[in-house]
Context: one part of a larger RNA
RNA sequence: UGACGGGGGCCCGCACAAGCGGUGGAGUAUGUGGUUUAAUUCGACGCAACGCGAAGAACCUUACCAAGGCUUGACAUCCCGUGACAGCCAUGGAAACAUGGUCUCUCUUCGGAGCACAGAGACAGGUGGUGCAUGGUUGUCGUCAGCUCGUGUCGUGAGAUGUUGGGUUAAGUCCCGCAACGAGCGCAACCCCUGUUGUUAGUUGCCAUCAUUAAGUUGGGCACUCUAGCGAGACUGCCGGUGACAAAUCGGAGGAAGGUGGGGACGACGUCAAAUCAUCAUGCCCCUUAUGUCCUGGGCUACACACGUACUACAAUGGCUAUAACAGCAGGAAGCGAAGGAGUAAUCCGGAGCAAAUCCUCAAAAAUAGUCCCAGUUCAGAUUGUGGGCUGCAACCCGCCCACAUGAAGUCGGAAUUGCUAGUAAUCGCAGGUCAGCAUACUGCGGUGAAUACGUUCCCGGGCCUUGUACA
Repeated sequence: UGACGGGGGCCCGCACAAGCGGUGGAGUAUGUGGUUUAAUUCGACGCAACGCGAAGAACCUUACCAAGGCUUGACAUCCCGUGACAGCCAUGGAAACAUGGUCUCUCUUCGGAGCACAGAGACAGGUGGUGCAUGGUUGUCGUCAGCUCGUGUCGUGAGAUGUUGGGUUAAGUCCCGCAACGAGCGCAACCCCUGUUGUUAGUUGCCAUCAUUAAGUUGGGCACUCUAGCGAGACUGCCGGUGACAAAUCGGAGGAAGGUGGGGACGACGUCAAAUCAUCAUGCCCCUUAUGUCCUGGGCUACACACGUACUACAAUGGCUAUAACAGCAGGAAGCGAAGGAGUAAUCCGGAGCAAAUCCUCAAAAAUAGUCCCAGUUCAGAUUGUGGGCUGCAACCCGCCCACAUGAAGUCGGAAUUGCUAGUAAUCGCAGGUCAGCAUACUGCGGUGAAUACGUUCCCGGGCCUUGUACA
């Protein structure tokens, strides 16, 4: 100087407390361990691995296994030779491919070039190893308020000072003091979205007034809504109290908004030899008729079991039936697909319109009326059978959906444990990416919409000062 302390002081955080909802019990989905297997490819392992890489494993993907093939190779550059060896058809085969038949290159400045095949080697290739050789990227402490430097001063020196102290703040934020004076990286602000308003612009948007219509449908209009550019607006600016005449803080006015308005992006010096050689790049090592490469089938989907994360429930604040309610984000051409028709339905026929403020995809909880009457039920829906539909060469291993039948566990969950402070929790649906098909996951979006916070003694994590130490 640090680190540590079941030392002290001060302070903060959904850390506790106060509340609301869960997990842990059930069924299912999914990931992991274990076991099994020819293979169940590999990675990730306290927080910070486990609906994670994977924004989607039937083939492909695919890296794994079995069988069958190839060896200058599936891919690249260079040299030499040939001009259909390509395509199509037939046979064999699981296919890759092999054999046979047919067809028989293109451009040209005639030097050659392109393409395909054969040959020779230089080489290709490797999701093989090492993340403890690395770059790059990322997680985490933590959006915590810290981490340092120049000059000066003090100390023999390691170092100290500044950065400590008194206040204050979300903040090393600001003020005052001080052997310090300044500065840098962080904080804040500058950026984006949202909340108010002015102005510009009115089509595909809108409709107050005037006509018109089944309908903003049409004429008309751009007031209003909205869209999207440019501005304004919030700064402790004003008033009062407290304070040290400060910084600031408390209350108030005005205001759409008040003290960082709300949300996002943004992550200092560093820590964990943290993660990644399987995104990519890369040193070294290893393989080279195989650890490369092609193909068919299988596997990654196994199942005495254990754990994590979710979904659905156990019901009456509910289930079922009926009925002309109301969004936002967003997507659409090998696409979205309307009206109309068929079917109990999934879906099919159909094909208008739309490269979209124009056309299409678009709510459910809620509300109203009826019924059920506390039961393993008109709760719950697992499982299984049958019949259909869709995608796709192909749904056996191993997809999704519909109808009928079947109707399991489950009556609110032990010890323990988790999220959340407001348009939040809870609850309800919708869209998108991935994608031929497949979503209880993920990323967004809106609808309905709470309770509680006395307080900081305690648990956890963190910051500053100080003290002890046989630790570095």

This is a predicted structure of a 472-nucleotide part of an RNA (small-subunit ribosomal RNA, 3' major domain) from an uncultured bacterium. Its mean pLDDT, the model's own confidence on a scale to 100, is 83. Its Rfam family is "Bacterial small subunit ribosomal RNA". Gene Ontology terms of the family: structural constituent of ribosome and ribosome. The RNAcentral record of the full RNA draws on ENA, Greengenes and SILVA.